Model confidence (mean pLDDT): 86 of 100. The part of an RNA shown here (small-subunit ribosomal RNA, 5' domain) has 476 nucleotides and comes from an uncultured bacterium. Rfam family: Bacterial small subunit ribosomal RNA. The RNAcentral record of the full RNA draws on ENA and SILVA.

Context: one part of a larger RNA
RNA sequence: GGAUGAACGCUGGCGGUAUGCUUAACACAUGCAAGUCGAACGGAGUUCUUCGGAACUUAGUGGCGGACGGGUGAGUAACGCGUGAGAAUCUGGCUUCAGGUUCGGGACAACAGUCGGAAACGAUUGCUAAUACCGGAUGUGCCUUAGGGUGAAAGAUUUAUCACCUGAAGAUGAGCUCGCGUCUGAUUAGCUAGUUGGUGUGGUAAGAGCGCACCAAGGCACCGAUCAGUAGCUGGUCUGAGAGGAUGACCAGCCACACUGGGACUGAGACACGGCCCAGACUCCUACGGGAGGCAGCAGUGGGGAAUUUUCCGCAAUGGGCGAAAGCCUGACGGAGCAAUACCGCGUGAGGGAGGAAGGCUCUUGGGUUGUAAACCUCUUUUCUCAGGGAAUAAGUACUGAAGGUACCUGAGGAAUCAGCAUCGGCUAACUCCGUGCCAGCAGCCGCGGUAAUACGGAGGAUGCAAGCGUUAUCC
Numbered sequence: 001g002g003a004u005g006a007a008c009g010c011u012g013g014c015g016g017u018a019u020g021c022u023u024a025a026c027a028c029a030u031g032c033a034a035g036u037c038g039a040a041c042g043g044a045g046u047u048c049u050u051c052g053g054a055a056c057u058u059a060g061u062g063g064c065g066g067a068c069g070g071g072u073g074a075g076u077a078a079c080g081c082g083u084g085a086g087a088a089u090c091u092g093g094c095u096u097c098a099g100g101u102u103c104g105g106g107a108c109a110a111c112a113g114u115c116g117g118a119a120a121c122g123a124u125u126g127c128u129a130a131u132a133c134c135g136g137a138u139g140u141g142c143c144u145u146a147g148g149g150u151g152a153a154a155g156a157u158u159u160a161u162c163a164c165c166u167g168a169a170g171a172u173g174a175g176c177u178c179g180c181g182u183c184u185g186a187u188u189a190g191c192u193a194g195u196u197g198g199u200g201u202g203g204u205a206a207g208a209g210c211g212c213a214c215c216a217a218g219g220c221a222c223c224g225a226u227c228a229g230u231a232g233c234u235g236g237u238c239u240g241a242g243a244g245g246a247u248g249a250c251c252a253g254c255c256a257c258a259c260u261g262g263g264a265c266u267g268a269g270a271c272a273c274g275g276c277c278c279a280g281a282c283u284c285c286u287a288c289g290g291g292a293g294g295c296a297g298c299a300g301u302g303g304g305g306a307a308u309u310u311u312c313c314g315c316a317a318u319g320g321g322c323g324a325a326a327g328c329c330u331g332a333c334g335g336a337g338c339a340a341u342a343c344c345g346c347g348u349g350a351g352g353g354a355g356g357a358a359g360g361c362u363c364u365u366g367g368g369u370u371g372u373a374a375a376c377c378u379c380u381u382u383u384c385u386c387a388g389g390g391a392a393u394a395a396g397u398a399c400u401g402a403a404g405g406u407a408c409c410u411g412a413g414g415a416a417u418c419a420g421c422a423u424c425g426g427c428u429a430a431c432u433c434c435g436u437g438c439c440a441g442c443a444g445c446c447g448c449g450g451u452a453a454u455a456c457g458g459a460g461g462a463u464g465c466a467a468g469c470g471u472u473a474u475c476c
Stems, first nucleotide, its partner, number of pairs: 001476004006472005013346006019339002021304001026302003030299003035064003040061002043058006071257003080182007089174002094170007102136004111126006141150003155162003183229003190220003195217008232254004236247004259280005282293004310336001312335003318332001319330004349379004359370004384413006393403001420465005425446003431460005441448002
């Protein structure tokens, strides 16, 4: 000098664009953040009724989605990440192609009744539908010792479609393996028994000590194993002429985690943030028998801290889920609010104006300086206030805008509403007076202060930056 997710002190006019718990992965009141489909199904309710029925709503069964989106960085020194390669795999929805959708059956919710419980929630009897469940048939598939074995489907409506099943291929996504790279410490030198390899068997979507049995005794390590400490990694960011050094906020990719630890279930996909089970700590309810909960989602609260915002508006746009659609949901997102936190831009007036006014400061009492500065004259209206008009963003014939009566435009008014902060011994731009008297104090370094202090405090003046200016912290 540059930089910052900064903080502190003094000060503070506006706009645009960004950013905003770096600390306690501490604990959380309250509200919202994942639903949707009646064109899968049987009921129930409400309204209308020409008593035929129709419309709407929906607790339950069922389907799809809750594995995305959003948060955090605790753990992890690792095939975790980055980069390059690979083979033994899976892939819902989407696209293409080929073929199929046949015959039957028995239940369980809801509902009705009875009962238990403070509640959470259950028990039992009976009835019932389906794109829920089960069996047979067929079947290109798969397995095969080539004989054979195994093994699918579902319908709905507005009659035009949408669904459903099987196989092949694509695309996308995911799992796995390997080469290389990836912090510090040797005041950590030896580490390892499923350990290293083989055979067999099991297991997985898939290779593999992934698991198990048996056999062998291997495997790693001074080119740093093991141990300990620290840490999410990267694209990037900051700095630097570069090499390099530091860093990993925001945005994007990957990974890991979801009160702590463990476990599986369902599913194309999870060992699942707002699912389940067990254990633990904590909090809450309780009729003491037993139950409920998980903000590292968005707001918000307490706490910690030098320090970090609103319990806001809207689904109008983009995107996502469901749905044939209308649409519903969406604290993703789009916006507004708060904060000079940062960057950029603008303003606080412009031109003229010497009796160089008054006042202040200084003084050798002549003056000097503040200073064209002011007053005063002329002008302008960026800003500001008021009034009128008023968007784009809407894609899609029409309708549809949260932001917002915002941006912007026009008119009127009047210089009107707006300047501070630090420094002035040298480094380093900028000097005098007064006070103080090694005191009070200053200080980044050198150093100032003990009676004439340009170094302390005040004043006048000056210098530098400017809606900021200084200080502190950290990096280069």